[in-house]
About this RNA
Predicted 3D model of a 476-nucleotide part of an RNA (small-subunit ribosomal RNA, 3' major domain) from an uncultured bacterium. The prediction has a mean pLDDT of 84.
Context: one part of a larger RNA
RNA sequence: UGACGGGGGCCCGCACAAGCAGUGGAGCAUGUGGUUUAAUUCGAUGCAACGCGAAGAACCUUACCUGGGCUUGAAAUGCUAGUGCUAUCCUGUGAAAGCAGGAGUUCUUUCGGGACGCUAGUAUAGGUGCUGCAUGGCUGUCGUCAGCUCGUGUCGUGAGAUGUUGGGUUAAGUCCCGCAACGAGCGCAACCCCUACUCUUAGUUACCAUCAGGUUAAGCUGGGGACUUUAAAAGGACUGCCGACGAUAAGUUGGAGGAAGGUGGGGAUGACGUCAAGUCAGCAUGGCCCUUACGUCCAGGGCUACACACGUGCUACAAUGGCCGGUACAGAGGGUUGCGAUACCGCGAGGUGGAGCUAAUCCCAAAAAGCCGGUCUCAGUUCGGAUUGCAGUCUGCAACUCGACUGCAUGAAGCUGGAAUUGCUAGUAAUCGCGGAUCAGCAUGCCGCGGUGAAUACGUUCCCGGGCCUUGUACA
Repeated sequence: UGACGGGGGCCCGCACAAGCAGUGGAGCAUGUGGUUUAAUUCGAUGCAACGCGAAGAACCUUACCUGGGCUUGAAAUGCUAGUGCUAUCCUGUGAAAGCAGGAGUUCUUUCGGGACGCUAGUAUAGGUGCUGCAUGGCUGUCGUCAGCUCGUGUCGUGAGAUGUUGGGUUAAGUCCCGCAACGAGCGCAACCCCUACUCUUAGUUACCAUCAGGUUAAGCUGGGGACUUUAAAAGGACUGCCGACGAUAAGUUGGAGGAAGGUGGGGAUGACGUCAAGUCAGCAUGGCCCUUACGUCCAGGGCUACACACGUGCUACAAUGGCCGGUACAGAGGGUUGCGAUACCGCGAGGUGGAGCUAAUCCCAAAAAGCCGGUCUCAGUUCGGAUUGCAGUCUGCAACUCGACUGCAUGAAGCUGGAAUUGCUAGUAAUCGCGGAUCAGCAUGCCGCGGUGAAUACGUUCCCGGGCCUUGUACA
């Protein structure tokens, strides 16, 4: 000087407390451990691994296993020699890769050759093989915590200190005052984006108040530029104003006006560093290793196994509910190898067909919870839907291992979950549906979107994590 203390002081955070909803019990989905296996490819392992890499394993992917093949190789560059019958098509064989046979006379030229191939040879290729403790790059984490430092000066023999401590204050090393310090940098804040209000400009594909036409109905038509909205440019919030408190300061607290009030609400933004944290399997890369194999092509299998254990989720256990009928209101997205309307067929998944749309125009598209009416009457039930049988649909060469969905039948556990433990402070939790990426097909996951919409916070004694000062130390 740090680190640590079941030392002290001050302060903060859904850290506790106050509340709400869960997890832990059940079934299923998914990841992991373990076990099994020819293989169950590899990595991630306290917080900070475990719906993680994987935004999507039937083949492919694929790295694993078994078997069948190749050896200048599946792909790249250069050189030498030979050859244009290479590509392509047909036949046989085979699980395919391939192998064998047959057909098949590439382009250009200054006729030397050149281009594009094939065959043989040689330099080399290739490796998801090892090392993340050799590395780059990127990332997680403490933590969006308020810290981390430097120059000059001063003090100290020196390591170092001071500044950065102190009194207040703040979300903040934020600001004020004081002070052997005076300044400065990286962080904080602000500048950026979205959102909440207003004005101006503009008016189609959006809108429809007034006028006219029109219909079973409909901005449907003429028209309008008001409104909504769209998207560009501005304004607006700064403790600016008033009172109180305060050191007359910084500021705190109350009020006015205002759409919004003291960082208005979200996002992006992550200091010096820590964990030899993670990644050699995204990529790059040193070293080591393999080179008729640890490379490469193909078929089939596996990654989907299953006495079990754990994590994360979904669905429930019902009446604030289930079922049936009627009826209303979003936002944000996606669409030409695509979205696919009206119509017809099918109980349905879906099929036939194809209008329109490169989309404020057309389509996906039905929002659901809600509201109105009916029914069930507390039961393992008209709750719950696992499991299983049969029959089907769709995608795709192909759904057996191993897809999603539909119909009929079946109708398991489960009656609110021990110890323990998680999230959340407002348009939040809870609850309800909708969209997108990946994608032929496959979503309870992930990333977004809106609808309905709470309870509680006395407070900081305690648990956890963190910041500042101080103190002790057998620690560095």